About this RNA
The RNA shown here (small-subunit ribosomal RNA) has 1516 nucleotides and comes from a bacterium. Rfam family: Bacterial small subunit ribosomal RNA. Gene Ontology terms of the family: ribosome and structural constituent of ribosome. Model confidence (mean pLDDT): 83 of 100.
RNA sequence: AGAUUUUAUUUAUGGAGAGUUUGAUCCUGGCUCAGAACGAACGCUGGCGGCAUGGAUUAGGCAUGCAAGUCGAACGGAUGUAGCAAUACAUUAGUGGCGCAAGGGUGAGGAACACGUGAGUAAGCUGCCCUUUAGUUGGGAAUAACUCUACGAAAGUGGAGCUAAUACCGAAUGUGGCAUAUGGAUUGCAUGAUUUAUAUGCUAAAGAUUUAUUGCUAAAGGAUGUGCUCGCGUCCCAUUAGCUAGUUGGUGAGGUAACGGCUCACCAAGGCAAUGACGGGUAGGUGGUCUGAGAGGAUGGUCACCCACACUGGGACUGAGAACUGCCCAGACUCCUACGGGAGGCUGCAGUCGAGAAUCUUCCGCAAUGGGCGAAAGCCUGACGGAGCAAUGCCGCGUGCAGGAUGAAGGCCUUCGGGUCGUAAACUGCUGUCACCGGGGAUGAAUAAUGACAGUACCCGGGGAGGAAGUCACGGCUAACUACGUGCCAGCAGCCGCGGUAAUACGUAGGUGACGAGCGUUGUUCGGAUUUAUUGGGCGUAAAGGGUUCGUAGGAGGUUUGUUAAGAUUGGUGUGAAAUCCCAAGGCUCAACCUUGGAACUGCAUUGAUUACUGAUGAACUAGAGUAUCGUAGAGGAAAGUGGAAUUCCAGGUGUAGCGGUGGAAUGCGUAGAUAUCUGGAAGAACACCGACAGCGAAGGCAACUUUCUGGGCGAUAACUGACUCUGAGGAACGAAAGCAUGGGGAGCAAACAGGAUUAGAUACCCUGGUAGUCCAUGCCGUAAACGUUGUGUGCUUGGUCUGAGCGGAUUCAACCCCGUUCGGAUCGGAGUUAACAUGUUAAGCACACCGCCUGGGGACUACGGUCGCAAGACUAAAACUCAAAGGAAUUGACGGGGGCCCGCACAAGCGGUGGAGUAUGUGGCUUAAUUCGAGGCAACGCGAAGAACCUUACCUGGAUUUGACAUAUAUAUGACCAUCCUAUGAAAGUAGGACUCCCUUCGGGGCAUAUAUACAGGUGCUGCAUGGCUGUCGUCAGCUCGUGUCGUGAGAUGUUCGGUUAAGUCCGGCAACGAGCGCAACCCAUAUCAUUAGUUGCUACCAGGUAAUGCUGGGCACUCUAGUGAGACUGCCUGUGUUAAGCAGGAGGAAGGUGUGGAUGACGUCAAGUCCGUAUGGCCUUUAUAUCCAGGGCUGCACACGUACUACAAUGGUCGGUACAGUGGGAAGCAAUAUCGCGAGAUGGAGCAAAUCCCCAAAACCGGCCCCAGUUCGGAUUGAAGUCUGCAACUCGACUUCAUGAAGCCGGAAUCGCUAGUAAAGGCGUAUCAGCAACGGCGCCUUGAAUACGUUCCCGGGCCUUGUACACACCGCCCGUCACAUCAUGGGAGCUGAUUGCACCCGAAGCCACUGAAUCAACUGUUAAAGGAGAUAGGUGUCUAAGGUGUGGUUAGUGACUGGGAUGAAGUCGUAACAAGGUAGCCGUAGGGGAACCUGCGGCUGGAUCACCUCCUUU
Repeated sequence: AGAUUUUAUUUAUGGAGAGUUUGAUCCUGGCUCAGAACGAACGCUGGCGGCAUGGAUUAGGCAUGCAAGUCGAACGGAUGUAGCAAUACAUUAGUGGCGCAAGGGUGAGGAACACGUGAGUAAGCUGCCCUUUAGUUGGGAAUAACUCUACGAAAGUGGAGCUAAUACCGAAUGUGGCAUAUGGAUUGCAUGAUUUAUAUGCUAAAGAUUUAUUGCUAAAGGAUGUGCUCGCGUCCCAUUAGCUAGUUGGUGAGGUAACGGCUCACCAAGGCAAUGACGGGUAGGUGGUCUGAGAGGAUGGUCACCCACACUGGGACUGAGAACUGCCCAGACUCCUACGGGAGGCUGCAGUCGAGAAUCUUCCGCAAUGGGCGAAAGCCUGACGGAGCAAUGCCGCGUGCAGGAUGAAGGCCUUCGGGUCGUAAACUGCUGUCACCGGGGAUGAAUAAUGACAGUACCCGGGGAGGAAGUCACGGCUAACUACGUGCCAGCAGCCGCGGUAAUACGUAGGUGACGAGCGUUGUUCGGAUUUAUUGGGCGUAAAGGGUUCGUAGGAGGUUUGUUAAGAUUGGUGUGAAAUCCCAAGGCUCAACCUUGGAACUGCAUUGAUUACUGAUGAACUAGAGUAUCGUAGAGGAAAGUGGAAUUCCAGGUGUAGCGGUGGAAUGCGUAGAUAUCUGGAAGAACACCGACAGCGAAGGCAACUUUCUGGGCGAUAACUGACUCUGAGGAACGAAAGCAUGGGGAGCAAACAGGAUUAGAUACCCUGGUAGUCCAUGCCGUAAACGUUGUGUGCUUGGUCUGAGCGGAUUCAACCCCGUUCGGAUCGGAGUUAACAUGUUAAGCACACCGCCUGGGGACUACGGUCGCAAGACUAAAACUCAAAGGAAUUGACGGGGGCCCGCACAAGCGGUGGAGUAUGUGGCUUAAUUCGAGGCAACGCGAAGAACCUUACCUGGAUUUGACAUAUAUAUGACCAUCCUAUGAAAGUAGGACUCCCUUCGGGGCAUAUAUACAGGUGCUGCAUGGCUGUCGUCAGCUCGUGUCGUGAGAUGUUCGGUUAAGUCCGGCAACGAGCGCAACCCAUAUCAUUAGUUGCUACCAGGUAAUGCUGGGCACUCUAGUGAGACUGCCUGUGUUAAGCAGGAGGAAGGUGUGGAUGACGUCAAGUCCGUAUGGCCUUUAUAUCCAGGGCUGCACACGUACUACAAUGGUCGGUACAGUGGGAAGCAAUAUCGCGAGAUGGAGCAAAUCCCCAAAACCGGCCCCAGUUCGGAUUGAAGUCUGCAACUCGACUUCAUGAAGCCGGAAUCGCUAGUAAAGGCGUAUCAGCAACGGCGCCUUGAAUACGUUCCCGGGCCUUGUACACACCGCCCGUCACAUCAUGGGAGCUGAUUGCACCCGAAGCCACUGAAUCAACUGUUAAAGGAGAUAGGUGUCUAAGGUGUGGUUAGUGACUGGGAUGAAGUCGUAACAAGGUAGCCGUAGGGGAACCUGCGGCUGGAUCACCUCCUUU
């Protein structure tokens, strides 16, 4: 010396977030909440005490009382008492002195030396008080009071006379003081100051009382108070930018206590201002108070200091000092009056009225503290001390404590079990704070007397749980939950938001939470808010970089060194009032509160020290900057000239019917010759190719060529200067397009305009024309998406590549290539940054300097005002009101009249239909007593309904029943009722009556039935948007997800994308992914082939028998078939292809070949899809009816419309005759054969069959005849007649048969449906329901049996990837503007009204001052007296001037017929402008046009999708 440890001291004690934009996310950004505070108010509630506080609004008006008097020791009187009197005592109207300028109140005014702080006064004054020095002599004249008198209503006033003083006036003296003049000394920053000597002049006084004081005068000093001056600090507005004539200064004078334009005369022309003058608005300032971590922000009540004011305005007087309760004048207001005149001023204490959300007693006392007067006693004191009122605030205390479970009653909830209020209560035992009663009883009084408070605080005793708890909240933020009521109503709400029948959000109740004599609400302030950001923010896209450059002020500034010490740092001194805050200690029982001490007051001034940095100043330097020399590229600028191509026009030639234009057309041009083509000419404008993310320029911008003039850049050299630099508020210049003015010019293009189209319309998009304009010259305008949406300058920080312009090196003959370097232009990318996107040496990285700009959205690129402009308009730029968002980036979806790939009877290719007819059936509509209800694009409509004549049936009409048609239970009664039969009535149901009349038993009863009563039954009543279950649909589409990992701040992504492939997220390969699940596929059923087993009811090859014939019969089970079990098919094999893969193509074999075919099977989810009328079910509703029964009717109703079918329109047919071939299935209240009858439906009858046995069973086809293209031998509706069958019953309202009748219809508009193989199409058959049937429907079966698919451009639907998005209820989305209506705020507006103010003028009170003063006058002078003089006064005049008046301006507020836009509002009207390529890409500026959004022209931008090309980059 360092480190560590320990100890001591000092300082410091402190910073939390949340909700809300979205489907979700991150960010930006506002709004809102939680905290603290208050002179508060309001609502509900309220026991006690202490300490504080209490008119914030109308500086509005005030009744009444009080708030400033005192002194007889200044004076003369008067009155009273005592005394015979002198006199003494008491009182006090007046004179006089002091006080009344303090104390108390308020905050109107004032933005100022008003206040704060620090200085100055050498520019001042200061009564009472203190100290010191020296005095206090001698006179005079009046005047109140009083007496007399006059006027007046009063207030009050006049005249005459008497009188005193510490009242007034001369004179003397002069310690001193002051002034002038002349010298000296000391001293200051300065003007100057202090002091001294001499001379001259001027200048004082008051007594009282009695002997001790107290006054008075002059002077000096102190103290206190006060005046004036200065530095600094002290609100908002620039939509206030210029202000100023006593203004700025000087000289002189006046004035003042004092400096000074304070005032005046003269002279000069200054002074202030962007560091904010002037003007406008607002406001008492401060110590402090509230809040805050602090920095700050807000505020100035009580207390303290200062200021200002006193009914409003003006003025002086007195005084040491000036006016709240003094004076004069003017005005407003109030009061009195005899109408002539007078009086008044609560912003003192109480109190009153008014206005207001709102703020107290007309109290006690001078006992204390303090003040005035007095020698004192004392008097006065609404200052003050106290009490009263008010939960207004802060603080303290209480409303009991302990035990007590049948967890009482009661309330509430309930899953009905219980839970909870809840040990809470009751009950038992205690305690006694506060309140109450009784008794005692202060300190405050430093003092003999004197206590308002106050019989108060406090102490003692007493009794007894008695007298003492509420308020708000309970959806989230935010602690605390249920029930009922209500039903987008009533209401709540701080924000988000609740309420439309299950509300933890409204209201009530129970419960719970929080605080508690309070609680909540409202208002205000700070905080949170880093949301004005100094601490501590930003500007590419969220709000925000000026269009660009130059440049003034200002700000900032390279290297070295000297000086200085302004800034800076560090000491000292003075000050920073007290109170407050903080710390410590103490006093009220504690606390609040109070007292004492300390710290602090972060400030200002002054004085030392230091010199690293900044500044100032001196000297130097060269790296910044500039100059010079030599080169160099370029659409840099200006002017003049020149050129060719093209368009149009003109002339001519050739030539003939069209041209032109579009999606398609038309307008237009053309037979008077167009278009086309050739030749010649004219005019204007623009400059193809080169041409390039190339170049130049500050930006705007710049493009044929040549010449002239001219600016800037870059490179090399390092010669010169020596910081000369950077930025830049105001300012100046430049500044696309459009537009304006004047004059030219005018080919093409083209706002406006016209016509043609399109369209619902089309003021548009398209077309034909076409004027301004576009061009030139000159002058304006001054704006754009004027953009890199990125201000300028400088420095620093990894790289790759390309490119423009130079230089150097190397190599060489030279150039290129190569290497290095400088300045430009691009691109990729690292670190870093960023909310992300992105940016990334050309930064949006890291820093510095300066400027500009932002602070939620809308209102609003607006209004008003100002400046500029010829105008259009530009620049600058608010508020009221309104919303809780607006916004950026990115994510997942959805969507697109975006893109790519792929699939599907999606289109195409085909076949057949529907839509037209008739009929059937369903639906809508209409009708009706009822036509029951549901279903509504696909995915309702031959659907629920696989059977409406009654029943069904739910609907309507009418008639009946009420514990019910049906279920369970209890109680009582009965043993009959019921059933059955009969009678009456009736449409029936039913009602009434009659007949008949229980069973078992252990005798206890049980069963059954009925009646009555009670619980309850019942409901096809409502809600499918309260539900379960089931179903439809996307869609049998290939998708939907998860775990772990990784990436991203995050939502999310990855996996699942990519390359192939597949029917498939099927598989393969690759890959920050690896795996898995639900789906796909497979497993299941049927079918196609075979084997095997079995062989009746099936079969019949073979054997046998029989028949007219037949598996008819006996063998038989081979075949067919039946039905069990197996096999088989797997891209397994081959070739090719493909990545050696997955797979694909072809082939072989095979009954079948690439999921063989068909079914069943339906992921996560969507549609609040459908169904409460299948059933179930919450809630609601109904209960002599919305339940139940019965008869009849209806569901079938018919101007009409739609869907689905059938039958047709015919010859591929119809009809007649003949001849064949199936398979599902069904059958006993059934199928029914043979047979007979009937034309037939059918009838009679009944063999067989509960079925591979019996029965029900084909038609198209094929063969032949006729018809011969017609409303027919097509078609069969409709109608008539006659029948059959079922059934209680065919009228409404069945099916079928026969005969007769013989409608529409001749292949169907727009449009539209199904189908890809045993399919379509055609043909018939079976069956469920069912008595019968509406069936032509549904579900199945077999028979016959095709055509076509080039292909994916288009339509529809779907899948994947990608892109845009203002959508997310997701395009059936979102959203714009006019118009109409209502409400609100606001601008303009002929004006009107008020406030304030400028200027000019008029009038001019009181009063100071000046002048005058012929009137008047005691003090001095003068004189015997006087006159006179000096002086004073009234009066008069003048300057100034308040109020008032007139005129003319400014500012500001209110109001105003009418009018402009704005905002908001329920489901109004018109369109559809924007968001997707938004269907014409959008937007910006400008101009024109239009109901409106908007449209069009010109120029610009990408913040445009898509495709193609180019350039560059990355990967391979």